[in-house]
Context: one part of a larger RNA
RNA sequence: CUGGGCGUAAAGAGCAUGUAGGUGGUUUGAUAAGUCAGAUGUUAAACUGCGGGGCUCAACCCCGUAUUGCAUUUGAAACUGUCAAACUUGAGGACGGGAGAGGAAAGUGGAAUUCCUAGUGUAGCGGUGAAAUGCGUAGAUAUUAGGAGGAACACCAGUGGCGAAGGCGACUUUCUGGACUGUACCUGACACUGAGAUGCGAAAGCGUGGGGAGCGAACAGGAUUAGACACCCUGGUAGUCCACGCCGUAAACGCUGGGCACUAGGUGUAGGGGGUUUAGAUACCCUCUGUGCCGCAGUUAACGCACUAAGUGCCCCGCCUGGGGAGUACGACCGCAAGGUUGAAACUC
Numbered sequence: 001c002u003g004g005g006c007g008u009a010a011a012g013a014g015c016a017u018g019u020a021g022g023u024g025g026u027u028u029g030a031u032a033a034g035u036c037a038g039a040u041g042u043u044a045a046a047c048u049g050c051g052g053g054g055c056u057c058a059a060c061c062c063c064g065u066a067u068u069g070c071a072u073u074u075g076a077a078a079c080u081g082u083c084a085a086a087c088u089u090g091a092g093g094a095c096g097g098g099a100g101a102g103g104a105a106a107g108u109g110g111a112a113u114u115c116c117u118a119g120u121g122u123a124g125c126g127g128u129g130a131a132a133u134g135c136g137u138a139g140a141u142a143u144u145a146g147g148a149g150g151a152a153c154a155c156c157a158g159u160g161g162c163g164a165a166g167g168c169g170a171c172u173u174u175c176u177g178g179a180c181u182g183u184a185c186c187u188g189a190c191a192c193u194g195a196g197a198u199g200c201g202a203a204a205g206c207g208u209g210g211g212g213a214g215c216g217a218a219c220a221g222g223a224u225u226a227g228a229c230a231c232c233c234u235g236g237u238a239g240u241c242c243a244c245g246c247c248g249u250a251a252a253c254g255c256u257g258g259g260c261a262c263u264a265g266g267u268g269u270a271g272g273g274g275g276u277u278u279a280g281a282u283a284c285c286c287u288c289u290g291u292g293c294c295g296c297a298g299u300u301a302a303c304g305c306a307c308u309a310a311g312u313g314c315c316c317c318g319c320c321u322g323g324g325g326a327g328u329a330c331g332a333c334c335g336c337a338a339g340g341u342u343g344a345a346a347c348u349c
C1' cells in the first nucleotide's frame, strides 16, 4: 500500500446553502462507449508460472507453452452509459386547516433593585464562622408618598414547543422564514451528497458613538493565614445594555455527518387527521409527524445502543493511523489588535 476504523480508546467539519464531481426511481425501443466472448497482430532475449528434457540429485542449463497489457476485427445485449418515447411511487407545486419562547422592527406593562425629593421616626445599620473595613446625629437602617433611570421578564413552565446550528421565554401591532397535517388537482426524476466557495455562528474581546440600575474581571481596603498576589466581606473601573462594523472560536456535546430503505413489542408526552361511542363533554381504536423512557433480535472490548440504532444494506462528504515535542515552529492566507485557519521536523519514550 491492499486495508481497518471515527458515542467513551486516535478520528464527524460548529451549522447551513450550494458549484464542480460522485451517485441515482419504473417501463419500452435504439445504440454499442463501459462490460462479456472469439479471432489476428504485437508484447526482443533473459526472468516468472506450467509441461518436458540434460548434468548420478539439486542448484544450474536446454526445449516448448502460457498468464497479463495494447491495437485491429467479428459478435452478444442482461447490467451501467448515451439517445428517443412514456409513467408516478421519489421530489416539487396547488388548495384547505390548525400548532409554535422561529426571525426582524416599533410600541406598551407590572414586580423588584438603586438613586433623588418630602413626611414619620431615633441610634444604630450592614456584614460574617466570628469580625472589621464601610454607612449613620450634616439624621442612616426601617416605614409612607411622589419622581428618575437602566436592565431582566416571577407564576404559567412541562426529558413541553420552535429553529440548520449558535440559540429563542412579559404583552400588543407590523413585516417575515420554516415545519406538520388533509385532499390526490398539477409538473413528471426536476433527486441525494457536496471538494473548493459563500452565508450564519454562544460567551469573551476589539473599533466608533450612546447608555449605565443591578452585577462585576482589574484595582483599593477589611478579614483569614506561617504567608494569602485566593476562597469570605465592604467598595469598585472596564464589561454586561443599544446602534453600526469587526472577531470566527467553545465540553459549538447526543463527545454520535447527511440522505434513502428494511428490521418484535410496551408505555408517556406534543401537534394534526380518520373511525366507533355520547345530546354534548368524555372514553376507546387506527394513522402521520415530533419528543422521552423501557425492552427483543441483532450489535458492541465492555458500558451500552436498540424504528430518534451504535442493528441490516446502498450513495456522497469530512476525519484518524502510537505518546510527548505540538495545535508548537516556519511559510501562506485572514484580522485594527487579541489572535484565527492551514500545519511540520529534529529529538525523545
Base pairs, nucleotide, nucleotide: 003321004320005319006318007303008302012317014200015199016198017197021193022192023191025087026086027085028084029083030082031081033080034079035076036075037074038073039072040071041070042069048066049065050064051063052062053061054060090190091187092186093185094183095182096181097180102176103175104174105173106172107171108170109153114148115147116146117145118144119143120142124135125134161168162167205246206245207244208243209242210241214240215239219235220234221233222232257316258315259314260313261312262311265294266293267292268291269290270289271288272287273286274285275284276283298305299304322349323348324347331342332341333340334339
Predicted 3D model of a 349-nucleotide part of an RNA (small-subunit ribosomal RNA, central domain) from Proteinivorax tanatarense.
Its mean pLDDT, the model's own confidence on a scale to 100, is 86.
The source organism's lineage runs through Bacteria, Bacillati, Eubacteriales, Proteinivoracaceae and Proteinivorax.